Two RNAs folded together computationally: RNase P RNA and transfer RNA, 467 nucleotides in total.
RNA sequence: AAAGAUCGACAGACGAUCGCUGGUAUAUUGCAAGAUUUAUCAGAGGAAAGUCCGGACUCCAAAGAGCAAUAGCGCUUGCUAACAGCAAGCGGGGGUAACCUUAGGGAAAGCGCAGCAGAAAGUAAACCGCCUUUUUAUAAAGGUAAGGGUGAAACGGUGAGGUAAGAGCUCACCAGCGGCAGUGGUGACAUUGUCGGCUUGGCAAGCCCCGCUAGGAGCAAGGUUAAAUAGGGAAGCUUAAAUGAGACUUUGGUCUUAUUUAGUAAGCUGCUCGCUUACAGCUUCUGGGUAGACUGCUGGAACUAACUAGCAAUGGUUAGUCUAGAUGAAUGAUCGUCAGGUUAGGAGCAAUCCUAACUUACAGAAUCCGGCUUACCGUCGAUCUUUUAUU
RNA sequence: GGGGCUGUAGCGCAGCUGGGAGCGCGCGUGAAUGGCAUUCACGAGGUCACGGGUUCGAUCCCCGUCAGCUCCACCA
Numbered sequence: 001a002a003a004g005a006u007c008g009a010c011a012g013a014c015g016a017u018c019g020c021u022g023g024u025a026u027a028u029u030g031c032a033a034g035a036u037u038u039a040u041c042a043g044a045g046g047a048a049a050g051u052c053c054g055g056a057c058u059c060c061a062a063a064g065a066g067c068a069a070u071a072g073c074g075c076u077u078g079c080u081a082a083c084a085g086c087a088a089g090c091g092g093g094g095g096u097a098a099c100c101u102u103a104g105g106g107a108a109a110g111c112g113c114a115g116c117a118g119a120a121a122g123u124a125a126a127c128c129g130c131c132u133u134u135u136u137a138u139a140a141a142g143g144u145a146a147g148g149g150u151g152a153a154a155c156g157g158u159g160a161g162g163u164a165a166g167a168g169c170u171c172a173c174c175a176g177c178g179g180c181a182g183u184g185g186u187g188a189c190a191u192u193g194u195c196g197g198c199u200u201g202g203c204a205a206g207c208c209c210c211g212c213u214a215g216g217a218g219c220a221a222g223g224u225u226a227a228a229u230a231g232g233g234a235a236g237c238u239u240a241a242a243u244g245a246g247a248c249u250u251u252g253g254u255c256u257u258a259u260u261u262a263g264u265a266a267g268c269u270g271c272u273c274g275c276u277u278a279c280a281g282c283u284u285c286u287g288g289g290u291a292g293a294c295u296g297c298u299g300g301a302a303c304u305a306a307c308u309a310g311c312a313a314u315g316g317u318u319a320g321u322c323u324a325g326a327u328g329a330a331u332g333a334u335c336g337u338c339a340g341g342u343u344a345g346g347a348g349c350a351a352u353c354c355u356a357a358c359u360u361a362c363a364g365a366a367u368c369c370g371g372c373u374u375a376c377c378g379u380c381g382a383u384c385u386u387u388u389a390u391u
Numbered sequence: 392g393g394g395g396c397u398g399u400a401g402c403g404c405a406g407c408u409g410g411g412a413g414c415g416c417g418c419g420u421g422a423a424u425g426g427c428a429u430u431c432a433c434g435a436g437g438u439c440a441c442g443g444g445u446u447c448g449a450u451c452c453c454c455g456u457c458a459g460c461u462c463c464a465c466c467a
Base pairs, nucleotide, nucleotide: 001387002386003385004384005383006382007381008380009379010378012338013337014336015335016334017333018332020043021042022041023040024039025038027036028035029034045362049373050372052371053370054369055368056367057218058217059216060215064273065272066271067270070214071213072212073211074210075089076088077087078086079085090104091102092101093100094099105209106208110207111206112203113202127148128147129144130143131142132141133140134139156174157173158172159171160170161169175199176198177196178195179194180193181192182191183190184189222295223294224293225292232286233285234284235283236282237281238280240261241260242259243258244257245256246255247254248253263279264278265277266276267275288466289465290464302321303320304319305318306317307316308315309314339360340359341358342357343356344355345354346353347352392463393462394461395460396459397458398457401416402415403414404413410447418434419433420432421431422430440456441455442454443453444452
């Protein structure tokens, strides 16, 4: 210098004028709630987005137990309130490298799938070829997976022995798998030795098996309150026994009420247990009224700085700060100067300079946090790798 | 703000324990008719919404985007 890898920061700046939302103070008005004026302070993001995960919080009984079903996750260790997240590693894949990437348990528990082609697609299979026998020949019977061809995939590879021809049939070496033992590591795993001819293929983002996790709904949750209306209509579900008392009575009983026992219904997504409420309630559909206010609501797993434990994610200590809270939904508009970019024109050998126009992304809080994913004009910084050149 | 579902030809829809992309209407050409309609024959037309992954192979299985549809207020 060129090409690349990883990480981080910013998201035009300043000034003036006119507005918007909220807090505080002051003044005016009002019985009050509140409204208005003035001053002052604050006022979108790295993704506020998608709503894909995980929590806080609230209600469903107190959020309980067991079984089943369903859903999700799946190398190891650690971090965390938690996670499908993150960090550091292990194994596989890619790259010369920096580095990137990986849904990565089990296919010798079982079931299933593999179109076309091909002889054969799963504890096999003989189309051509090779060999033996019969046969004049053609052909038939048998043996054979070394060779041919098909396919994404064809049951280890090379060599020697062996054989009628062949074959892990036997042997040597290599590759893989499994068992045992040693060493290193918390572990995933790595590595060494030895034994076994063991060679057992792919798909589990097919069913499944193993292990782990999960109760449901969501701030339109929930609480307080104002106003108005028909607390309306239809369908469905659901109670008995014993004892006591009272009333009626045709003396057989019937009705009412209290207690107890069981039961029924609903809450509680399937069942069992356990619990609560009701016995006049519950469920579904339909009809009626309102379209208001307050609260939840923003001080928090918060932010900033320093020190500190750790390779890191992350944790700890100390000090400081208060940093949006709208709801027909605020956070903006105009002008000027400067900065960056693009295009056009001009000057110049060139670097570059001048003028004009356009432009400065993606996008916008809505209960709040931790992540993931996706969108994004550009600018700047740091570290590292490879190649070439020079010293 | 929060739940749920869908996307295949111009329109309406099938399709799947993963292997050929189809049906009806519509469209085009031809035949039949004196002509039109009906009818008959033949044909065209597809980014299976988009991107990636698993697999030998994806409309189908998994993940992520985009677009569309739909439900949820309170009171008694």
Notes: It holds a member of the Rfam family "Bacterial RNase P class A". Rfam links the family to the GO terms tRNA processing, ribonuclease P activity and dimeric ribonuclease P complex.